Predicted 3D model of RNase P RNA and transfer RNA as a complex of 448 nucleotides. The prediction has a mean pLDDT of 78. Rfam match: Bacterial RNase P class A.

[in-house]
RNA sequence: GAAGUUGGUUGAGCAGUCGCUGUUUUAAUAUUAUUUCGAUAAUAAUUAAGGUGGAGGAAAGUCCGGGCUCCAUAGAACAGAGUGCCAGGUAACGCCUGGGCGGUGUGAGCCGACGGAAAGUGCAGCAGAAAAAAUACCGCCGAUGAUCCAUGUUUUAUGGAAACAGGUAAGGUUGAAAUGGUGCGGUAAGAGCGCACCGCGCCGGUGGUAACAUUCGGUGGCAAGGUAAACCCCACUCGGAGCAAGACCAAAUAGGGGGACUAUGGUGUGGUUCGCACUGUCCUCGGGUAGGUUGCUUGAGGUGCAUGGUGACAUGUUUCCCAGAUGAAUGGCUGUUUUUAACAGAACCCGGCUUAUAGACCAACUUCCACC
RNA sequence: GCCGGAGUAGCUCAGUCGGUAGAGCAACUGAUUCGUAAUCAGUAGGUCGGAGGUUCGAUUCCUCUCUCCGGCACCA
Numbered sequence: 001g002a003a004g005u006u007g008g009u010u011g012a013g014c015a016g017u018c019g020c021u022g023u024u025u026u027a028a029u030a031u032u033a034u035u036u037c038g039a040u041a042a043u044a045a046u047u048a049a050g051g052u053g054g055a056g057g058a059a060a061g062u063c064c065g066g067g068c069u070c071c072a073u074a075g076a077a078c079a080g081a082g083u084g085c086c087a088g089g090u091a092a093c094g095c096c097u098g099g100g101c102g103g104u105g106u107g108a109g110c111c112g113a114c115g116g117a118a119a120g121u122g123c124a125g126c127a128g129a130a131a132a133a134a135u136a137c138c139g140c141c142g143a144u145g146a147u148c149c150a151u152g153u154u155u156u157a158u159g160g161a162a163a164c165a166g167g168u169a170a171g172g173u174u175g176a177a178a179u180g181g182u183g184c185g186g187u188a189a190g191a192g193c194g195c196a197c198c199g200c201g202c203c204g205g206u207g208g209u210a211a212c213a214u215u216c217g218g219u220g221g222c223a224a225g226g227u228a229a230a231c232c233c234c235a236c237u238c239g240g241a242g243c244a245a246g247a248c249c250a251a252a253u254a255g256g257g258g259g260a261c262u263a264u265g266g267u268g269u270g271g272u273u274c275g276c277a278c279u280g281u282c283c284u285c286g287g288g289u290a291g292g293u294u295g296c297u298u299g300a301g302g303u304g305c306a307u308g309g310u311g312a313c314a315u316g317u318u319u320c321c322c323a324g325a326u327g328a329a330u331g332g333c334u335g336u337u338u339u340u341a342a343c344a345g346a347a348c349c350c351g352g353c354u355u356a357u358a359g360a361c362c363a364a365c366u367u368c369c370a371c372c
Numbered sequence: 373g374c375c376g377g378a379g380u381a382g383c384u385c386a387g388u389c390g391g392u393a394g395a396g397c398a399a400c401u402g403a404u405u406c407g408u409a410a411u412c413a414g415u416a417g418g419u420c421g422g423a424g425g426u427u428c429g430a431u432u433c434c435u436c437u438c439u440c441c442g443g444c445a446c447c448a
Stems, first nucleotide, its partner, number of pairs: 001368010012337007020054010030043005056343001060354002063352005068242004075274004080238005085099005100114001101112004115233002120231002122227002137172002139168003144165002147161005180198006199222001200220005205214003246294004256285006265279004287447003301320002304317005373444007382397004391428001399415005421437005
């Protein structure tokens, strides 16, 4: 210098001007109450002026986990759903951190639904001899038994042919996948059949909290391969619904029609059975109101520092208050800086994951090239 | 805001324990008819909304994503 990897920060700035919205202070008006008729007090009301706050890293998808609320202070069994190497963190998690193993990259690094296939059941189309129990299409052999020929001949025997019985799993063919690999010996031909090395399994030892590792020792010729994001088995977790939850006030209406079940019944927030609670409850047709308050933002909260920890994080301390709307606010215009700025807009609240995202900046590290 | 469902041929829909996707209508060609329709015979047309993963193999199983549709308040 070039190409990359990982982590983090930012997400247009400044000035002027016109608006929107929450909250607060002051003044005026209005209403109500008290009254010594001067006034005083209150406000879910109206107007004006001033102060002050006003979107995001994802506010998104609604995919997980929790808080909160109601239904038993959420109970039992089955069913169902989810998670799945080990240890730790956390309110909790399918998240995060560290480690192990496997894969991948020259490397920094990155990726992994990563328990169990000798508990059982199923599946593997086409091709191929054969798809999990063993078999034999081509090939090789034909030692052994039978047949034929030659030599020899009392018989036994020796050599050869063919490939009938039979042996074989070296080689070939198929497929995504074919029953350890290489070499030597061995054999009729072969084969872990035997041996050496490599690989693999099991037992013990050692290290590690564990997953696991092992240039340790012994042992087994090697054993039934794949698929569990197929059923299933094992371990662990899970009650349901959601702020349109729920609570309160006000207004209005026809306090009705039809249907179901009737107390061993009905209902009570997914299924079945039990348990518990209540004792007219549900469905449907029709009717009315579609207003307000609350829940509503101080929270597992943020910033800085110190300590402990490899780290996620925890503890202590300091300081800060940082949207709360309900037709729903955070915007428009002008000037300027380097251009027109990317993805994009809270709706009960948090912790994550995933997805979208122009550009700019910082730190650490890797590879290659050049020079010293 | 919260909760649920769907996406397969031009249109309406089938397709379940994973093995290469069909039906009806429509389109096209031929026959029939003087000609058209109807009828008969035949043909073509599909990345199964998109991307990734599991598997030898995915419309089907899993994850992410896009588009469309439906439901919800209170009172008596």